[in-house]
Molecule: c-di-GMP-I-GGC riboswitch aptamer
Organism: Syntrophomonadaceae bacterium
RNA sequence: GACGAUAAUGGCAAACCUGUCGAAAGGCAGGGGCGCAAAGCUAUGGGUCUAAGCCCUCCAGGGGGUAUGGCCGCCAGGCUGCCGAAU
Numbered sequence: 001g002a003c004g005a006u007a008a009u010g011g012c013a014a015a016c017c018u019g020u021c022g023a024a025a026g027g028c029a030g031g032g033g034c035g036c037a038a039a040g041c042u043a044u045g046g047g048u049c050u051a052a053g054c055c056c057u058c059c060a061g062g063g064g065g066u067a068u069g070g071c072c073g074c075c076a077g078g079c080u081g082c083c084g085a086a087u
Base pairs, nucleotide, nucleotide: 002087003084004083011036012035016031017030018029019028020027021026034073040079041078042077044076045075046074047071048070049069053066054065055064056063057062
């Protein structure tokens, strides 16, 4: 350095519930705990979610497209980091 224990010290926290912000996706806080060795940070590439606004269509009303809005606990890339059995 690779690697990653039924190790140690600690850490994070899915679904779901409550409150709150948001048009929504989703965020934040509390509870909760499925999991996680980068489940720390970063929207750079891909992926994916939403569609307020805008465009098209259609006209009591609806339908379609679009990220400038999100998700890193989807896959890569970049930056940083605790521990040390086996190999």